[in-house]
RNA sequence: CAAGCAGUCCGGAUGAUCGCGCGUGCCAGGGCCGAAAGGCGGUACGUGAGGAAAGUCCGGGCUCCACAGGGCAGGGUGCUGGGUAACACCCAGUGGGGGUGACCCCGAGGAAAGUGCCACAGAAAUGGAUACCGCCCGGUACUCAUAACGGGUGCCGGGUAAGGGUGGAACGGUGCGGUAAGAGCGCACCAGCGGCCAGGCGACUGGUCCGCUAGGUAAACCCCACCUGGAGCAAGACCGAAUAGGGAGGCAAUGAAGCGGCCCGCAUGAGCCUCCGGGUAGGUUGCUUGAGGCCCCGGGCAACCGGGGUCCCAGAGAGAUGAUCAUCACCUUCGGAAGGAAGGUACAGAACCCGGCUUACAGGACUGCUUGCUCA
Numbered sequence: 001c002a003a004g005c006a007g008u009c010c011g012g013a014u015g016a017u018c019g020c021g022c023g024u025g026c027c028a029g030g031g032c033c034g035a036a037a038g039g040c041g042g043u044a045c046g047u048g049a050g051g052a053a054a055g056u057c058c059g060g061g062c063u064c065c066a067c068a069g070g071g072c073a074g075g076g077u078g079c080u081g082g083g084u085a086a087c088a089c090c091c092a093g094u095g096g097g098g099g100u101g102a103c104c105c106c107g108a109g110g111a112a113a114g115u116g117c118c119a120c121a122g123a124a125a126u127g128g129a130u131a132c133c134g135c136c137c138g139g140u141a142c143u144c145a146u147a148a149c150g151g152g153u154g155c156c157g158g159g160u161a162a163g164g165g166u167g168g169a170a171c172g173g174u175g176c177g178g179u180a181a182g183a184g185c186g187c188a189c190c191a192g193c194g195g196c197c198a199g200g201c202g203a204c205u206g207g208u209c210c211g212c213u214a215g216g217u218a219a220a221c222c223c224c225a226c227c228u229g230g231a232g233c234a235a236g237a238c239c240g241a242a243u244a245g246g247g248a249g250g251c252a253a254u255g256a257a258g259c260g261g262c263c264c265g266c267a268u269g270a271g272c273c274u275c276c277g278g279g280u281a282g283g284u285u286g287c288u289u290g291a292g293g294c295c296c297c298g299g300g301c302a303a304c305c306g307g308g309g310u311c312c313c314a315g316a317g318a319g320a321u322g323a324u325c326a327u328c329a330c331c332u333u334c335g336g337a338a339g340g341a342a343g344g345u346a347c348a349g350a351a352c353c354c355g356g357c358u359u360a361c362a363g364g365a366c367u368g369c370u371u372g373c374u375c376a
Base pairs, nucleotide, nucleotide: 001372002371003370004369005368006367007366008365009364010363012328013327014326015325016324017323018322020048021047022046023045024044025043026042027041031040032039033038050347054358055357057356058355059354060353061352062232063231064230065229074228075227076226077225078224079093080092081091082090083089094108095106096105097104098103109223110222114221115220116217117216118215127171132164133163134160135159136158137157138156139155140154141153142152143151144150172190173189174188175187176186177185191213193211194209195208196207197206198205199204236285237284238283239282246276247275248274249273250272251271258266259265292311293310294309295308296307297306298305299304329345330344331343332342333341334340
């Protein structure tokens, strides 16, 4: 210098003016809205979106409901160890795969408990199976030929998994011996399973020995180990009308309430009054001090943990966080160029709160490392 790998950070800046939400102080008020609960003004100062606030995919806090204990069913997780409030997350490792490398990827328990499945092709797809071609042995018919042994073709019976063929996969692989032909039938090496020894907390690794071989599939049932109640801030709590309904007490069938000044009467036909409690509309709360941020020290390879100091950093409820101007930055287009012009500013946007994962993202800054080439 070029091409890469891993990671961290920023994500328009500054100023002015106008405006909005929230908090605090001050001022005003004794008002307005509402039955009540409760809400409402002006001004000053402070403060006011994100790295993903997103998807709502996991995990927790919190809240209510359910629940003696144990088990089954259902659901989830799935190499090992650690971290954590917890996780399907993170860290450190193991094994496998990819890359020259930095480094990256993996749903990675069990197929020797049982069951199922393995399309098409193929004789045969799991049963210690199977004989399509081929190879070998025996018999037989025909035929050729010879002095004789014999050869060929067909059929029948048997042996054979070496060779051919099918398939993703054919019952360990290669080689030598062996055999009628063959075969772990024997042997050597390799692979695999198991036992033992050594190392490691462990996944696992290394060595050695025996038997001589056991297909694949568990994001098929299943087995094993561990975890596991449900619903969600529209959770929940408090205040609380009107109307309707409920309860208690009193009055009333010896006649209530209505019309009416009263009586008669009329019409009606069972209520009326007081108190209490539940619920609805509505209001308040839950609401942001928290597994919190930053700095330092200590422990740990790390994730993370412990201690100390310091800071307070949105809290709305139809939902504020904005608009304009100036200067600058960046991008695109035009232009030969200009301290020229025009246009533009990624993804997106809190709503109970955290920890993750995933997805989107214009442009920019930085750190460590790898490979190649060159120079000193």
Predicted 3D model of a 376-nucleotide RNA (Bacterial RNase P class A) from Thermacetogenium phaeum DSM 12270.
The RNAcentral record of the sequence draws on Rfam.
The source organism's lineage runs through Bacteria, Bacillota, Thermoanaerobacteraceae, Thermacetogenium and Thermacetogenium phaeum.
Its mean pLDDT, the model's own confidence on a scale to 100, is 77.
Of the family's consensus pairs, 93% are formed in the model.
It matches the Rfam family "Bacterial RNase P class A". Its family is annotated with tRNA processing, dimeric ribonuclease P complex and ribonuclease P activity in the Gene Ontology. By type it is a ribozyme.